A computed fold for a 1419-nucleotide RNA from an uncultured prokaryote, annotated as small-subunit ribosomal RNA. The coordinates come from a structure-prediction model, not an experiment, and the mean pLDDT is 85. RNAcentral holds the sequence, with entries from ENA.
[in-house]
RNA sequence: AUUGAACGCUGGCGGUAUGCUUAACACAUGCAAGUCGAACGCGAACGUUUCUUCGGAAACAAGUAGAGUGGCGGACGGGUGAGUAACGCGUGGGAAUCUACCUAGUAGUGGGGGAUAGCCAGGAGAAAUCCUGAAUAAUACCGCAUACGCCCUACGGGGGAAAGAAGGCGGUCGCUAUUAGAUGAGCCCGCGUUAGAUUAGCUAGUUGGUGAGGUAAGAGCUCACCAAGGCAACGAUCUAUAGCUGGUCUGAGAGGAUGACCAGCCACACUGGGACUGAGACACGGCCCAGACUCCUACGGGAGGCAGCAGUGGGGAAUAUUGCGCAAUGGACGAAAGUCUGACGCAGCAAUACCGCGUGUGUGAAGAAGGCCUGAGGGUUGUAAAGCACUUUCAGUGUGCAUAGCUGUGACGUUACCCACAGAAGAAGCACCGGCUAACUCCGUGCCAGCAGCCGCGGUAAUACGGAGGGUGCAAGCGUUAAUCGGAAUUACUGGGCGUAAAGCGCGCGUAGGCGGGUAUUUAAGUCAGAUGUGAAAGCCCAGGGCUCAACCUUGGAACUGCAUUUGAUACUGGGUACCUUGAGUACAGUAGAGGGAGGUGGAAUUUCAGGUGUAGCGGUGAAAUGCGUAGAUAUCUGAAGGAACAUCAGUGGCGAAGGCGGCCUCCUGGGCCAUUACUGACGCUGAGGUGCGAAAGCGUGGGUAGCAAACAGGAUUAGAUACCCUGGUAGUCCACGCCCUAAACGAUGUCAACUAGGUGUAUGGGGGUUUAUCCCUUGUGUAUCGAAGCUAACGCGAUAAGUUGACCGCCUGGGGAGUACGGUCGCAAGACUAAAACUCAAAUGAAUUGACGGGGGCCCGCACAAGCGGUGGAGCAUGUGGUUUAAUUCGAUGCAACGCGAAGAACCUUACCAGGUCUUGACAUGUACGGAAGGUCUUAGAGAUGAGACUGUGCCUUCGGGAACCGUAACACAGGUGCUGCAUGGCUGUCGUCAGCUCGUGUCGUGAGAUGUUGGGUUAAGUCCCGCAACGAGCGCAACCCCUGUCGUUAGUUGCCAUUAUUUAGUUGGGGACUAUAAGGAGACUGCCGGUGACAAACCGGAGGAAGGUGGGGACGACGUCAAGUCAUCAUGGCCCUUACGACCUGGGCUACACACGUGCUACAAUGGGCAGUACAGAGGGCCGCGAACUCGUGAGAGUGAGCGGAUCUCAUAAAGCUGUUCGUAGUCCGGAUUGGAGUCUGUAAUUUGACUCCAUGAAGUUGGAAUCGCUAGUAAUCGCAGAUCAGAAUGCUGCGGUGAAUACGUUCCCGGGCCUUGUACACACCGCCCGUCACACCAUGGGAGUGGGUUGCAAAAGAAGUGGGUAGACUAACCUUCGGGAGGUCGCUCACCACUUUGUGGUCAGUGACUGGGGUG
Repeated sequence: AUUGAACGCUGGCGGUAUGCUUAACACAUGCAAGUCGAACGCGAACGUUUCUUCGGAAACAAGUAGAGUGGCGGACGGGUGAGUAACGCGUGGGAAUCUACCUAGUAGUGGGGGAUAGCCAGGAGAAAUCCUGAAUAAUACCGCAUACGCCCUACGGGGGAAAGAAGGCGGUCGCUAUUAGAUGAGCCCGCGUUAGAUUAGCUAGUUGGUGAGGUAAGAGCUCACCAAGGCAACGAUCUAUAGCUGGUCUGAGAGGAUGACCAGCCACACUGGGACUGAGACACGGCCCAGACUCCUACGGGAGGCAGCAGUGGGGAAUAUUGCGCAAUGGACGAAAGUCUGACGCAGCAAUACCGCGUGUGUGAAGAAGGCCUGAGGGUUGUAAAGCACUUUCAGUGUGCAUAGCUGUGACGUUACCCACAGAAGAAGCACCGGCUAACUCCGUGCCAGCAGCCGCGGUAAUACGGAGGGUGCAAGCGUUAAUCGGAAUUACUGGGCGUAAAGCGCGCGUAGGCGGGUAUUUAAGUCAGAUGUGAAAGCCCAGGGCUCAACCUUGGAACUGCAUUUGAUACUGGGUACCUUGAGUACAGUAGAGGGAGGUGGAAUUUCAGGUGUAGCGGUGAAAUGCGUAGAUAUCUGAAGGAACAUCAGUGGCGAAGGCGGCCUCCUGGGCCAUUACUGACGCUGAGGUGCGAAAGCGUGGGUAGCAAACAGGAUUAGAUACCCUGGUAGUCCACGCCCUAAACGAUGUCAACUAGGUGUAUGGGGGUUUAUCCCUUGUGUAUCGAAGCUAACGCGAUAAGUUGACCGCCUGGGGAGUACGGUCGCAAGACUAAAACUCAAAUGAAUUGACGGGGGCCCGCACAAGCGGUGGAGCAUGUGGUUUAAUUCGAUGCAACGCGAAGAACCUUACCAGGUCUUGACAUGUACGGAAGGUCUUAGAGAUGAGACUGUGCCUUCGGGAACCGUAACACAGGUGCUGCAUGGCUGUCGUCAGCUCGUGUCGUGAGAUGUUGGGUUAAGUCCCGCAACGAGCGCAACCCCUGUCGUUAGUUGCCAUUAUUUAGUUGGGGACUAUAAGGAGACUGCCGGUGACAAACCGGAGGAAGGUGGGGACGACGUCAAGUCAUCAUGGCCCUUACGACCUGGGCUACACACGUGCUACAAUGGGCAGUACAGAGGGCCGCGAACUCGUGAGAGUGAGCGGAUCUCAUAAAGCUGUUCGUAGUCCGGAUUGGAGUCUGUAAUUUGACUCCAUGAAGUUGGAAUCGCUAGUAAUCGCAGAUCAGAAUGCUGCGGUGAAUACGUUCCCGGGCCUUGUACACACCGCCCGUCACACCAUGGGAGUGGGUUGCAAAAGAAGUGGGUAGACUAACCUUCGGGAGGUCGCUCACCACUUUGUGGUCAGUGACUGGGGUG
């Protein structure tokens, strides 16, 4: 785009078309083929009139209706598409034919005869129908006569017609014979006309001939005889499917699909067979027979055929009225009037299709109400509505005219058409809105419900589901489904491919076929041109015309690309002829070679055997063991046997078509190459079928067997190990003969030929040059590598093409199923070749890119390992977590990167949890109104919150109205939520990682993703720097800039300092700025200098000087990003949820539980120690609800009192380890301190659940810690104490501070993590990836299958209705003949031949079904 459509929702009008695609299933009822009295004989009834004996009769109607004889027509028209793959159809030809009616012509139409139906009478039967008898007419039937033409012929001759009708005649209509025409029909031929080769052979009347028969006509059409042909790879036969065509739909076309309506042809008429009649049939509404079915029946017998029009049932997703009329067109009959006509003309039903029209028009902003959204302002629906002003097409109502179709006739028809009337009045839906694809928001839902053409949407913010508002598209329709073509160059003729995506046969030879060198001539088959005929009409196209337009109808033209005939042309192709040498081949001279076959022969090595020497092991592996060996192995020497393979040479070397071929010699033999001439003269290329060769393994028969070695055995390895490793070992490997016929049979690249830059190597020929050399140049044939143009998706190929062309063959058409099943062929078998479908998926695949990954590679780094020191893991306790428990044990954090984490501090509070008691505009904010200052004290109930009551107090500002805080009451807006979602978020943070990376602009390269830069050579802590480079630059990171610390100046002088000088118990006081310290601003370090190495670089190594040396040491500082990492419980915040509660208040409890498990710590286990006594030295901090000196009391925690200090002044505040002395003597201790009892102190309303501390007493485990694991590289680890934050109180935690103060680093193989380059990849959620097979379960389709029930068909038989033809003993018999006896002819009967249904036997084939079974697919 389209449709004979169907379904869903909806539906105003008209015109024109169309309407059982399925069951060629079955049909009730009515109608669809009759007509003619001008062919014929008969001939009612009703009615009217008259008459009447009242029974009836006659006439008219009327020679009417009606049968019958006869003629013409029922072979047309109408329906259907079952069959048919065919001369059926289409197209173009042909000769051996017929043709009623029609047209034209010629000649006739004389004279006779015998019957018969109807009717009547009788009879049979239920009926259908039939029989008998008697009578009768014709355009019915039959002789005779005649015969221009006609037919037959043996060429002499012979044969054959007729009908009349209308009152009469003419004329007319008929009739007979015949000739032409026209029309229609029959027959033959060329070409075209679906699929399957998993159908390869078919055929006996078959092919041809002769003769006969037969037909309208040719012919094996039929028969007899003779011959053995005919068809087929250019697809016979068989099977499946199908009416064919003009056309129709689609497409740019070529094509593809299709064959409704209309038109042409064919076939069919319940199924099968058959003939009759006739001009024409083997006959839709005729006959006979058989069969199935239905109906009637008195059971004896009969009737029927809607695939005509309506209609019914059935089937189906689905397809109309049992209508009107012959008025028109056409047909049959008739002289005509006319009759008949479900052809046809109309109407009805159906939005089934096409076309046209309408459902109003203008104005109208308060941008109404309502709806929806909202950022709350508004936006949108929307000039839309309402309102105002108009119009009336269509529908409706009511009239009208007669104008069309030649004269008449109108079913349609309440027609079309015209006029009038009323009133916006009666008339809009459907689909869609994620992308493709025009059109977006809200609500509901929450991987549910659902959507979906493909991709895909939905798991709590869905433009994708459902609803709504809005929008988009089309519109009396709109969507969906089905189907066809297109897009699809996705079967490629136009117009594709085959190295790696699907695809080159494993390789030759060669048949058919296809294609084929040069010259001349001929022919004219192909080819080209002209003409003629045909190519039906309709349709398509163009131009007119008619319906108001259009659809539709109509006229003309063009076209119909075709076929046939004919006349020309001759370049090319083909055919014929003659010649040529370049393609191809042959001969002569050489040449290289693992080319092939056969025979012979050689040495090395392994093994075995024999003998000698010799002794305890050998062998084997990662390590072992099995195995061999004291019966003497291995080792070694000598000898022998036997089989197999041929080291070195040896080479991207050679040969061969491929498979393949390797010691040496001989024989036989194939091919290649090169040089020179000669010869043949296109002899060529390819190659469907065919045929030969064809690695290894395997098979058969017979040999052989040294080594090796499937199977097998044993030993190891392992979770297992039917493997890898080891020890053995049989087929086999070898030979002969015969099979098999497959390989990643690969260059994954068919063969042949031509053309198209070069460079380098190598094998082997020929020629030339020269300086004669291991030389150079050149020309062939092979082989290899790099590369230009070109090609390619890229990789790559590139004269050995995958370039540019030609010839021929083979092969491919998404993945899986499957190279499988079935069938066939081959094979001894194994199996090979050929080769599907159902079903299933939306992919499978190629090449390249970026990452990630690798028990890949290279380089490098890090307390990563190693080297060390000290720990953890064992004990007790502290603390956190899990788990369990609980009314609650609030919540969060969960590998590294949660677990002394949020929490820098849970007795109440905190607090979020639980129990109970309470409040509801609320504990907190803003607004309104009213009242009151606020506030304070006391009494009372209660656990308290809260309630009841009493007393007190009246402040600040003021323009005197009031106002500002604050409190109370009332109602409503609202408050409130540590409720959920960190996977809706902001912010903040962790981590890789202080790792050295991450990117951009421009340029260049690539079809592109991308690459380059950023890689490379060095170097660095560093993408740090240098050099190189199709790159040149730049940004975020690194480094530096900032802070602390280490050295030295300068400035300053209190609360700090004190050398000199006074004073002293004391920097206490004078005094001083020198020193220390303090705190401000400076200096200093930069590979700057020297030497070496390096590439004359960057840099590195060493040195000097220096307080410090190569980043001096620390800190802050964290690139692009990753982990949907963490946090909604810091805070903020979208959405959702609660609102007398999930909010708020109070008391008490809980967060502190405790069979257990884990993390982080503290204290220890002791003598480098514990106890006691004495004694020395810090730094950095804190302090007013505070630090608190001195003094007194207490064993002590502490208490009392309270100086000083908002602090370089006072205070916390004694630093401890250390040092000196003493004791303990290796013990569960003078170690260790848990636990428990008692007595206290302090904080605080409060210490019971549940604080810290003190004293006395008690004195547990623990004697250095398994597997495993952590930290640390120097002022570090280890060890020692001090301070601070939080805080009423409550550190073994945390954050800081100083004191003492080590050991070790060979080095980068390994573990972990990371960086760069490279490589492989089937990974991309990125190896915690992907993914294979069995097994179990469910479902689906399919193969096999003892069979089983059908369809169809071959062969061989049986059977034989009706009919036709032949024969004929029998019976019957009008016309003609007759010698009257009969004959001719005919009918019936019988019989023969052919033959439908049907039956039997045996095969083929197709689809179904089948216990069981095989694999396959999906989940």